[in-house]
């Protein structure tokens, strides 16, 4: 320089936010398994569990060219037909002998090790193969086989005879071999084949090489320290033995070493690697297949043979198991290939072939080969292909949805045309064999190669492939609430079920189930398990520790880590070049081969690391020489509650004594226990004792921390400052370790005034194991010794350096009083910066460096077990199972507080009158009933819906009826309909009789006939009607309530990471977020106010039915007249803090005054912000969904809604003299009236009747207002009060007053004498009191409701308290918001765990005893022998058995440790919609809380001592900020 490669987050804690933090998801992978489904092919892969047990077959043989022996057949020829010869001693065969069997194949149990990986090393071996040098002379005796006899069931043998070799033996020879210091000594052999030529193959000795192996070693790679000490052949030496070879490898002796916090020893787990998966990488996880190494072959031990083995398909022994047996004895080892059983979620055929590749043997042909090559089974994985293509409706049917119009499935199908991958059939048909074998020729030193020839060899397989024919014939699985692509209907109703996390389901479920539709992938798709990722959630890359988890209580100091300035040297680290290694495969790049791909071939590049080598010298290091700034020392000065010991003093408390004195004292919210007439308390004097140190005193001082406070003496540690000198890096930190370490507590001995756990009383209380009170013991104090913990806190480790200021204060320095400067300490404020925020900010929580400690979700738990320490209490270290999806920090908005500040309201207070007691009315609950229809339930249900339940209403009950219906629309047919009468019936209803119409057209002179039509009626069938049936928690609308409270918000800007804040807070003011001022805000909206109505004053206009001053007139505003007045009803005016004064900030405004009908909103009404209460209403109405359909609809009669032991609410009337009764007299307003109000008159005692003038109303009428006034009587009593109840007689309405109306008259004359706890209304024309009217309505249960006027008060000091509300602020663990949250015991169920008398099992050590096979040593007993010597006897020599010594698998005995299983019982823990007791915590949580410790208590907990603020509130002090 170019190229390549290359990193995503989401859900879930909250009302919301930011942070911390866990859980969880999306990706990739798999030797997989499971569910549903399944067309084809290629390439791979296939017991992960029981290294559990194995039937059967096969998996290692081969060589006759090493040897003796046995010994065919085809065929040919001959024949005496019996046979013989050749083939042929050929093929073949057991045995002797050689080579192989130690390879190949399997498995991963063991192994934490030089087993493996990588890099080195020296003291070795090596059959077969290659090269080189040399040799092979002459002999010998045996033994299998075989034959005979013989034992045994078998396996397997025995005896005699007898034979060969390349088997065996010695002799000769002997080098460069071996031994030896040397002289010297020792030690070998085999032949076979042929065409007989020489060759070929072998044999022996020696040297070298190659391949392979043995041994040593640096480095690397798991977990546990709750494994901390281990080791006796152990470590080293000497000598000997042993081995192929070094070595304690073995033995004897000597020495006492060796390993270990850089983790020895022990325990657990595990074959290691190349690589594989994942990841951006660093890493993390894995070690199937393929390849390298190791280990193992039923569990153990042992050697033999051999080049090589401590030998998978060899041997011996022990053990376990299986099999055979004639019971004497034998046989066996699939972790080779198939296969079987078993185990398991789970893993294949008892296949073919040696054609290829490779291996063993052979001279070769060849034989053998479950290695291998192929096939079979399995979607187990990867890859490829197909299940068709084109056309085909404004779109079939079916299905689903629907707003009923339609939409979707959907060009999808059908249908038409076409193609033919796969399957089928037929024909053809490989490559793999370019090799090998045989023969020949040629070349080469040889291994061997080349050429030519004939003919031979294919398991897969008639497969791949090619051609042709006919022919559309093969799709599923999962998902659709968010994450996460994809939506509706029905069913279900916290059920059934789903679920990875959050979470769905309790009658409208996009989350369950089904269907339609859709999304994704596709011969697969989902689920489950496991790994990596996301997870920066162990952080090397790449995290943290003030409050979230996390700084050790403090210091000293060991190892270790880190370390100032200068110079030169070395080159260990470091860097650079070269080189060796880093196997192949894999991965990567390029190019190839199968039609492509998967798969595969060739080549390249790359590769951490390690070794060797050459160089560089900045940095680190090493060693050297120096330096002074870090550190330390000397000198001078200095502050201090620093520490230890001794001495002394005063105030107070208590006790005792004395005096004086009398009835109380003490204590509390209030009391009591208690003390006191035996003289207390209070007062005075005296004596004694112990403890503690007032004022000074201070965010003052000292100390490492804990901590330290009267005065003084002695001893003693550390710090600060100043100016010079000295040493010369001597430094920092600090795992272990050591020391110090509040309070409580412990041991021993003292001491004890006060205080005071426990304890005892008294109170409080539902209780009170507490808070309060009276007592009171340990303890508190001293001495000596333990303990070793605290909120041991600045919740902030130590050291060093750097980075704005300002302002206090303690101690120094500069001649230093001040200003100023500077050093050390100690506070506050604050720039930059940091921080999640709060906040920190030169005393850092900033910027850096060094070292140590600690954290990794909450609970379980600082618990259990183990270990160490302690006299004990206990401390230190410190888990897991199980369980949850959070736990948590900071800040925000609300709500709340038995927190604070301010303010308001008939909220309290001050008053007046009530309710609660009585009777009655009425509503409700309850009860009752056939039914007593339904709704409303604190305020905000209860004279409420209902402004009128005798029938009706009416929804309820009983009984009688109807079924397209009482009511609507549509179809067909018929017919007028309404009405009237009669009969039956409780009625609905049924039957009969009667009644009688219009239009158009056609025909007809007309009468009329026929048809059609409208309205109505009837009949029939179906769509449908109908429902006061359900859901107000599916809704609309309307309403109540907070509350006529003053609030609620928005836009833009600004502040904050954000929720959010600001505005809207603050100072004033108001009824008011009303207004003014100030202000990072400026404006605006909904509310407030105003606009509207009534009322109070005036004016103008207008006068009928209203009015009447003046003039007439009348019984009368009756009439004429008038338009002045009242009034009516329209329009105007009027009030605005406008004027004056005072206060206030010259403001807003407030107070007072004047004027005025009215004065500070004049009074009243209408008007109700954002919202709250899932408030109320499905029975006003409307309405989704669900339900009923000869009934849950419709209709009729009767009943019920009116019941009545009782409870509550709202009222009326009273209890009387401020009254009652009688008589007379006066004054309203506002309303109503035609199916109506109804006058006068008359009748009645009255209700009322009669009557019918007038009036759709300022005309007529309801209609006499009453309280009041005047007069009389009643005189304190259940009455001349009160009127309930009941009787009788009437009146009215109405089809009808029995259940169940109102009214009248007469009679009757109940309770009640002012109302317990408690509670309601009202602030002026109000309360209180008096009547009038209206609506509803036939009538009325109205004493209710809605209005109207008459008469007409009292009181408010004030805001402490109760209730409600508003604003600001504070705390909060609340947010369903205090009717909140929440703690512990107890009871019940389930789960895991700990202890536990014991019991049972495993593995591993140790001690002792026994001891197989085998090896080694010894051997005096028995015994064998061919080789050599010897004529022989015999000798030499070599053995065997037995015995014996050592080692030795294993077995036995014993004690100890360790790890499990189980265990009566005991213990706490966790979890579990509605259990019990209390109320500990969160607000000042009602006694502030927490903490260490001690005691006590059903439980939370209480109390003592010390400590903390992570305490509210108020006050004070100090400091700071602004002015």
């Nucleotide at each position: 320089a170019g190229g390549a490669u290359g990193a995503a987050g989401g859900g879930u804690u909250u009302g919301a936010u930011c942070c911390u933090g866990g859980c969880u998801c999306a990706g990739g992978g798999u030797g997989a398994a499971c569910g549903c489904u399944g067309g084809c092919g290629g390439c791979g892969c296939g017991c992960c569990u029981a290294a559990c047990a194995c039937a059967u077959g096969c998996a290692a043989g081969u060589c006759g060219a090493a040897c003796g022996g046995a010994g065919a057949a085809a065929g040919u020829c001959c024949u005496u037909c019996g046979g013989g010869a050749c083939a042929a001693g050929u093929a073949u065969c057991a045995g002797u002998g050689g080579c192989g069997a130690a390879c190949g194949g399997g498995u991963g149990a063991g192994u934490a090790a030089c087993a493996c990986g990588u890099g080195g090393g020296a003291a070795c071996c090596a059959a077969c193969c290659c090269c080189c040098c040399g040799g092979a002379c002459a002999c010998g005796g045996a033994u299998a086989a075989c034959u005979a006899c013989u034992g045994g069931a078998a396996a397997c043998g025995g005896u005699a005879g007898g034979u060969a070799a390349g088997a065996c033996g010695g002799g000769a020879u002997a080098a460069g071999c071996u031994c030896g210091g040397g002289a010297g000594a020792g030690g070998a052999a085999a032949a076979u084949c042929c065409a007989a030529g020489g060759g070929a193959u072998g044999c022996c000795g020696g040297g070298g090489g190659a391949c392979g192996g043995g041994c040593c070693u640096g480095c690397g790679a798991c977990c546990c320290a709750u494994c901390a000490g281990g080791u006796a052949g152990u470590u080293g030496g000497u000598a000997g033995g042993g081995u192929a070879a070094g070595a304690g490898c073995c033995u004897a002796c000597c020495a006492a070493g060796c390993c270990a916090a850089c983790g020895a020893c022990g325990g657990g787990u595990a074959g290691c690697c190349g690589a594989u998966g994942u990841g951006a990488g660093a890493g993390c996880a894995u070690g199937a297949a393929c390849g390298g190494c190791c280990a193992c072959a039923a569990g153990g031990g042992c050697a033999c043979u051999g080049a090589g083995a401590g030998a998978c398909g060899g041997g011996c022994c022990c053990u376990a198991c299986u099999c055979c047996u004639a019971c004497g004895g034998g046989a066996g080892g699939c972790a080779g290939c198939a296969g079987u059983g078993g185990g398991g979620a789970a893993u294949u055929u008892u296949g073919g072939a040696c054609a290829a590749u490779g291996g063993a043997c052979g001279a070769a042909a060849g034989u053998c080969u479950g290695a291998u090559c192929c096939a079979g089974c399995g979607a187990c994985g990867c890859c490829g292909c197909g299940u068709g293509a084109a056309g085909g409706a404004a779109g079939a049917a079916g299905u689903c949805c629907u707003u009923c119009g339609g939409g979707a499935u959907g060009u999808a199908a059908a249908c038409u045309u076409c193609u033919a991958a796969g399957a089928u059939u037929a024909u053809c048909g490989a490559a793999u064999a370019a090799a090998g074998g045989c023969c020949a020729u040629g070349g080469g030193g040889g291994a061997c190669c080349a050429u030519g020839g004939a003919g031979c060899u294919g398991a897969a397989g008639g497969u791949a492939g090619a051609u042709a024919a006919a022919g559309a014939a093969a799709a599923g699985c999962c998902c659709c609430g968010g994450c996460u692509a994809a939506c509706u209907a029905c069913g279900u109703g916290c059920c059934a079920g789903c679920a990875g996390c959050c979470g769905c389901g309790g009658u409208a479920a996009g989350a369950c189930g089904u269907a339609g539709g859709g999304g994704g992938c596709g011969a697969g798709c989902g689920u489950u398990g496991c790994c990596c990722g996301g997870a920066a959630u162990u952080a090397c890359u790449g995290g943290g520790c003030g409050u979230a988890a996390a700084g050790g209580g403090g210091a000293c100091g060991u190892a270790g880590g880190c370390g100032g300035u200068u110079a030169a040297u070395c080159a260990a680290g470091u860097c650079a070049g070269g080189u060796g290694u880093g196997a192949a495969a894999u991965g990567u790049c390029a190019c190839g081969g199968c039609u492509u791909a998967a798969c595969u071939g060739u080549g390249g590049a790359a590769u951490a690391g390690c070794g060797c080598u050459u160089g560089a010298a900045a940095c680190u290091g090493a060693a050297u020489a120096a330096c002074u700034u870090g550190a330390g020392g000397a000198c001078a000065c200095u502050a201090g509650a620093g520490g230890a010991a001794g001495a002394c003093g005063g105030a107070a408390u208590u006790a005792c004594c004395u005096g004086a004195g009398u009835a109380g004292g003490g204590g509390u919210g209030a009391a009591a226990u208690c003390c006191g007439u035996a003289g207390a308390u209070a007062c005075a004097g005296g004596u004694a004792a112990g403890a503690a140190g007032g004022c000074c005193a201070g965010u003052g001082g000292u100390g490492a921390a804990g901590a330290c406070g009267g005065u003084u003496u002695u001893c003693u540690g550390g710090g600060g400052u100043g100016a010079u000198c000295c040493u010369g890096a001597c430094g920092c930190u600090g795992a272990g370790g050591u020391c110090c370490g509040a309070a409580a507590g412990c041991u021993a001995g003292g001491g004890u005034a006060g205080c005071a756990a426990a304890c005892c009383g008294g109170a409080u209380u539902a209780g009170a194991u507490a808070c309060c009170c009276g007592g009171g013991u340990a303890g508190u104090c001293c001495u000596a010794g333990c303990c070793g913990u605290a909120a041991a806190c600045g919740a902030u480790g130590c050291u060093c350096a750097c980075u704005a200021g300002g302002u206090g204060u303690g101690g120094g320095u500069a001649a230093g009083a001040a200003a100023u400067a500077u050093c050390c300490g100690u506070g506050c404020u604050g720039a930059a910066g940091c921080g999640a925020a709060c906040g920190c900010g030169a005393u850092a929580a900033g910027u850096g460096a060094g070292c140590c400690g600690c954290c990794u979700g909450g609970g379980g738990a600082g618990u259990a077990c183990g270990u160490c320490c302690g006299c004990a209490a206990g401390g230190a270290u410190g888990a897991a199972a199980c369980u949850c999806a959070a736990a948590g920090g900071a800040a925000u908005u609300g709500a709340c507080g038995g927190g604070g500040a301010c303010c308001c309201g008939c909220a309290c207070a001050a008053g007046c009158g009530g309710u609660g007691g009585a009777g009655c009315a009425u509503g409700u609950g309850g009860u009752u009933u056939a039914a007593u229809u339904c709704g409303a339930c604190g305020c905000u249900a209860a004279c409420c819906g209902a402004a009128g339940a005798a029938c009706c209403u009416u929804a309820c009950c009983a009984g009688g009826g109807c079924u397209u219906g009482a009511c609507a629309u549509g179809g067909a047919g018929a017919u007028a309909a309404a009405g009237a009468u009669a009969u039956a019936g409780a009625g609905a209803u049924a039957u009969a009789u009667u009644g009688g119409a219009u239009a158009u057209u056609a025909c007809g002179c007309a009468a009329g006939u026929a048809a059609u039509a409208a309205a109505g009626u009837c009949u029939c069938a179906c769509a449908c009607a109908g429902g006061u049936g359900g859901u107000g928690c599916a809704c609309g609308g309307c309403c109540g309530u907070c509350g006529u409270c003053a609030g609620c918000u928005c836009g833009u800007g600004c502040c904050g990471u954000g929720a959010g804040g600001u505005g809207u807070u603050g100072g004033g003011u108001u009824a008011a977020g009303u207004c003014c001022c100030g202000c990072a805000a400026c404006g605006a909206g909904c509310g407030c106010a105003a606009c509207c109505c009534c009322u109070g004053c005036u004016a103008u206009u207008a006068g009928u039915u209203a009015c009447c001053a003046u003039u007439a007139u009348u019984a009368a505003g009756u009439u004429a007249g008038g338009g002045a007045c009242u009034c009516u009803a329209a329009u105007a005016g009027g009030a605005c803090a406008g004027c004056c004064g005072u206060c206030g900030a010259c403001g807003a405004g407030a107070c007072g005054g004047a004027g005025g009908a009215a004065g500070g909103a004049g009074g009243g009404g209408a008007u109700g912000a954002c919202g709250u209460c899932a408030g109320g209403u499905a029975a006003u109405c409307g309405u989704g969904c669900c339900c009923c359909u000869u009934a849950u609809g419709c209709u009729c009669u009767g009943g019920g809604c009116g019941a009545c032991a009782c409870a509550c609410g709202u009222g009326c009337u009273a209890c009387a003299a401020u009254g009652g009764a009688u008589a007379g007299g006066a004054c309203a307003a506002a309303g109503g009236g035609a199916a109506g109000c109804g006058a006068a008159g008359c009748u009645g005692a009255g209700a009322a009747g009669u009557g019918g003038a007038g009036c759709g109303a300022a005309u007529c009428u309801c209609a006499u207002a009453a309280a009041c006034c005047u007069a009389u009587c009643c005189u304190a009593a259940a009455u001349u009060c009160a009127g309930a109840u009941u009787g009788u007689a009437g009146g009215c309405u109405g089809c009808a007053a029995c259940c169940c109306g109102c009214c009248u008259a007469c009679a009757u004359g109940a309770a009640g004498c002012u109302g317990g706890a408690a509670u309601c209304g009202c602030u002026a024309g109000u309360a209180a009191u008096c009547g009038c009217a209206g609506g509803u309505c036939a009538g009325c249960c109205a004493a209710a409701c809605u209005g109207c006027g008459g008469u007409g008060a009292a009181u408010a000091c004030g805001u402490u308290c109760c209730c409600g509300g508003g604003u600001c602020u504070u705390g909060u663990a609340c947010a369903c918001a205090c009717c909140g949250c929440c703690c512990g015991u107890c009871a019940c169920g389930c789960c895991a765990c700990c202890c536990g008398a014991g019991u049972u099992g495993g593995a591993g050590a140790c001690a002792c005893c026994c001891g197989a096979a085998g090896u080694u040593g010894g051997u005096a007993u028995c015994u064998g022998g061919a080789a050599c010597c010897g004529c022989a006897a015999g000798g030499a020599c070599c053995g065997g058995a037995g015995c014996u010594a050592a080692c030795g698998a294993g077995g036995g005995u014993g004690g100890a440790g360790u790890c499990g299983g189980u265990g009566a019982g005991g213990g706490g823990g966790g979890c579990g919609a509605a259990g019990u007791c209390g109320u500990a915590a969160c607000a000042a949580g009602g006694u502030a809380g927490g903490u260490g410790u001690a005691c006590c208590g059903g439980a939370a907990g209480g109390u003592g001592c010390g400590c903390c603020u992570g305490g509210a509130u108020c006050a004070c002090c100090u400091c700071c900020u602004u002015u």